C1' cells in the first nucleotide's frame, strides 16, 4: 500500500430477507434462611462507533471516516 471481517446495555453477545431493540451476566429491591450462599420474582441500564445518503420507515441497504482483528505484499 491492497483485500476481508468486526463495532449493539458496565461486561459477553442475539437481532438471516428494512417495520415500536432482546438474552445471559453484573447492579438494586423483595421472598426464602438464625445468618451467609444458592434459588425464585421484580426493577434499572442502549442517542445500535461517527457523519451523509436512499426510504413513509434504517442496528439492518449505499458512501465516507475512525478503532480493532486478520490475510497478501
Nucleotide at each position: 500500500g491492497g483485500g476481508a471481517g468486526u463495532a449493539u446495555a458496565g461486561c459477553u453477545u442475539a437481532g438471516u430477507u428494512g417495520g415500536u431493540a432482546g438474552a445471559g451476566u453484573a447492579u438494586a429491591g423483595c421472598u426464602u434462611u438464625u445468618g451467609c450462599a444458592a434459588a425464585g420474582c421484580u426493577a434499572u441500564g442502549g442517542u445500535c462507533c461517527g457523519g451523509a445518503g436512499u426510504u413513509c420507515a434504517a442496528a439492518u441497504c449505499u458512501c465516507c471516516g475512525u478503532g480493532c482483528u486478520u490475510c497478501c505484499a
Source information: Transfer RNA from Chromera velia, 73 nucleotides, folded computationally. The RNAcentral record of the sequence draws on ENA. Taxonomically the source falls in Chromera (Eukaryota, Sar, Alveolata, Colpodellida). Model confidence (mean pLDDT): 80 of 100.